[in-house]
Molecule: transfer RNA
Organism: Nanobdellota archaeon
RNA sequence: GGGGCGGUAGCUCAGCGGGAGAGCAACUGGCUGAAGACCAGUGUGUGGAGGGUCCGACUCCCUCCCGCCCCA
Numbered sequence: 001g002g003g004g005c006g007g008u009a010g011c012u013c014a015g016c017g018g019g020a021g022a023g024c025a026a027c028u029g030g031c032u033g034a035a036g037a038c039c040a041g042u043g044u045g046u047g048g049a050g051g052g053u054c055c056g057a058c059u060c061c062c063u064c065c066c067g068c069c070c071c072a
Base pairs, nucleotide, nucleotide: 001071002070003069004068005067006066007065010024011023012022013021018055026042027041028040029039030038048064049063050062051061052060
C1' cells in the first nucleotide's frame, strides 16, 4: 500500500429500515445478628465521527478514525 471483519449499556454480545435489547455486573427493597446465596424491582445508551438516501437509519451508501486478521 491492497483486501476482509468488527466498533451498540460498566463488561461480553444480539438486533440489521418503523418498539434500542439479553446475560453478567451495578443499584433499591425483602430475608440475615451481619454478609453471601436467594426473592422482587430498576436500563443507567450523542448506537466510533461526519455527510448522503429515505416519510423514517443502529440497520443502506460515501469519507474519515480506532481495533483485529490476511496479502504484498